[in-house]
The RNA shown here (SAM riboswitch aptamer (S box leader)) has 93 nucleotides and comes from Veillonella magna. Its mean pLDDT, the model's own confidence on a scale to 100, is 82. Taxonomically the source falls in Veillonella (Bacteria, Negativicutes, Veillonellales, Veillonellaceae).
RNA sequence: CAUCAAGAGUAGUGGAGGGAAAGGCCCAAUGAAGCUACAGCAACCAUUCUGUGAAGAAAAGGUGCUAAUUCCGACGGUAACAGCCGAAAGAUG
Numbered sequence: 001c002a003u004c005a006a007g008a009g010u011a012g013u014g015g016a017g018g019g020a021a022a023g024g025c026c027c028a029a030u031g032a033a034g035c036u037a038c039a040g041c042a043a044c045c046a047u048u049c050u051g052u053g054a055a056g057a058a059a060a061g062g063u064g065c066u067a068a069u070u071c072c073g074a075c076g077g078u079a080a081c082a083g084c085c086g087a088a089a090g091a092u093g
Stems, first nucleotide, its partner, number of pairs: 001093004009038005017027003023072002039066003044062002047058004070089001075086004
């Protein structure tokens, strides 16, 4: 600096926790976190192709991601409201 309303999960292992942060609300012994394998999503970087260019397409590589809008939310505005808008913080590149 850019993006964050879309998208994508199974198996093995493991055993009780997890969803960053008060709180809320959820997920979890019909098996949480973590680890492994394979699969998938996306298209940020690299690469290739098209194009004068802007840009578009592809997806073998490097990251990332695969419950819920970044689950909602702490601050500010909207007379009021966890509704709406914007910050902050965070995540990824």